[in-house]
């Protein structure tokens, strides 16, 4: 200098005027409404994001359900740790990719059982089509996985010995499996020995281990009319009507008041102090994270505010707009910028 890898930061700036949401203080006692409750003026403060998005996981919170156990259904799936929890994060192990920095990984069990493995091929799991060998006149019978042929895959690979021909039948090395020894909390790694060995597929059924009740802020709580229904008390002529005539009894019927309950009229809360942010520590931990101390309050609407205009500047501004709240993941993103590291070339 060029090409890369990883982790971050930023996401137009400044000023003026007008306007909108929220908060605090002061002033005002008016207006709207049946009530509950809401509303005004002035001053000051404050007002979107790294993803506010997708709504894909995990929680808080709320209501409903729930003795206990089991089945079903769904989810998770290498190990250790972090966390309120997770399918997230950190550190590792195994596997794969890259010269490298580094990146990817849904990675339990195929010797419990079942299914599937197109076409080709004799055969896709415990195989004989050709070939080879033995017997036999032939037909055929038996042995054989060395060779040929098919296939993504053919019953460990290469070589030597061995044999009628062959074969882990024997041996050496390699791959795999298992016992033992050593290291590691563990996944696993290293070594030694053994018999040679049992295709693949579980984001196919299944088996094993662990986890899981449902609905969601239009959750839900409270205030409070009209209307309908039910209960109680009182009022007036002790009224009217039914119980096939009369009395008692009983039921229905008028007006006023009261109590309790329900409802997407309406209103208040839930709703912004929280698994909270920032700073700091010769605090712990490799790290995720945790702890101590200090400090701060940082949008909160409910038809939904966060805007408009002007001026100046530059590198000319991407993706995009809160709606109960957090922790993650995923997706979108113009430009600018920082740190560490790798490779190639050149110079000293």
């Nucleotide at each position: 200098u060029g090409a890369g890898u990883a982790a971050g930061c930023u996401g137009g700036a400044u000023g003026a005027u007008c306007g909108c949401g929220g908060g605090u203080a002061c002033c005002g006692g008016g207006c709207c409404g049946a009530a509950a409750g809401g509303u005004g003026g002035u001053a000051c403060c404050u007002g979107a994001g790294g993803a506010a998005a997708g709504u894909c996981c995990g929680a808080g919170c709320u209501c409903c359900g729930c003795a206990g156990g089991g089945c079903a259904a769904g989810g998770u799936g290498c190990u250790g740790g972090g966390u309120a929890a997770c399918a997230c994060c950190c550190a590792g192990u195994g596997g794969g990719g890259g010269c490298g920095a580094c990146c990817c990984u849904a990675a339990g069990g195929a010797a419990a059982g079942u299914g599937c493995c197109a076409c080709a091929g004799a055969a896709a799991c415990a195989a004989a089509c050709c070939g080879c060998c033995a017997c036999a006149u032939u037909a055929g019978u038996g042995g054989u996985a060395a060779g040929g042929a098919u296939g993504g895959a053919a019953c460990g690979g290469u070589g030597c010995g061995g044999u009628a021909a062959g074969a882990g039948c024997g041996c050496a090395c390699c791959a795999g499996c298992g016992c033992c020894c050593g290291g590691g909390u563990g996944a696993c790694c290293g070594g030694u020995c053994g018999g040679c060995u049992a295709g693949g597929u579980a984001a196919a059924c299944c088996c094993c281990a662990c986890c899981u009740g449902g609905a969601g802020c239009a959750a839900g709580a409270c205030c409070a009319a009209a209307u309908a229904g039910a209960g109680g008390a009182g009022c007036a002529a002790u009224g009217g009507g039914g119980c096939g005539g009369c009395c008692c009894g009983u039921c229905c019927u008028g007006c006023u008041c009261c109590c309790g309950g329900g409802u997407a009229a309406g209103g208040u809360c839930g709703c912004a102090u929280g698994a909270g942010g920032c700073g700091u520590c010769a605090g712990g931990g490799u790290a995720a994270c945790c702890g101590g101390c200090g400090u701060c309050c940082c949008a909160g609407a409910u038809a939904g505010a966060u805007g408009a205009u002007c001026a100046u500047c530059c590198a000319a501004g991407a993706c995009a707009g809160a709606a109960c709240u957090c922790g993650g993941c995923u997706u979108a993103c113009a430009g600018g910028u920082u740190u560490a590291c790798u490779c190639a070339c050149g110079a000293c």

A computed fold for a 348-nucleotide RNA from a Peptococcaceae bacterium, annotated as Bacterial RNase P class A. The gene name in the source record is rnpB. The RNAcentral record of the sequence draws on ENA. Rfam family: Bacterial RNase P class A. Rfam classes the family as a ribozyme. Taxonomically the source falls in Peptococcaceae (Bacteria, Bacillati, Bacillota, Eubacteriales). The coordinates come from a structure-prediction model, not an experiment, and the mean pLDDT is 79.